[in-house]
């Protein structure tokens, strides 16, 4: 310098191919059960999906630029 993969709640990780409401576990917060912990069950909250644009009637997803992590390569 050139190519390749990856980025999605606190942490991990689906979904992305083939555009159509962003899920899951884990933590978290509320209650019950328990004398408490810890455990089970029930119900809640937390996302500008890396940034900035573009194409769509609609983008996580396509299209370009950058950025950041990593792997080949020179």
């Nucleotide at each position: 310098c050139g190519g390749g993969a990856c980025g999605u709640g606190g942490c991990g990780u689906a979904g992305u191919c083939c555009g159509g409401u962003a899920g899951c576990g884990c933590a978290c917060c509320u209650g019950a059960c328990u004398g408490g912990g810890g455990g089970u069950c029930a119900g809640g909250g937390g996302g500008u999906c890396g940034c900035c644009a573009g194409u769509u009637c609609a983008a996580a997803u396509c299209u370009g630029g950058c950025c950041g992590u990593u792997c080949c390569g020179a």
A computed fold for a 74-nucleotide RNA from a Fidelibacterota bacterium, annotated as transfer RNA. The coordinates come from a structure-prediction model, not an experiment, and the mean pLDDT is 82. Lineage of the source: Bacteria > Pseudomonadati > Fidelibacterota. It matches the Rfam family "tRNA". It is annotated as a transfer RNA. The same sequence occurs in records of 2 taxa.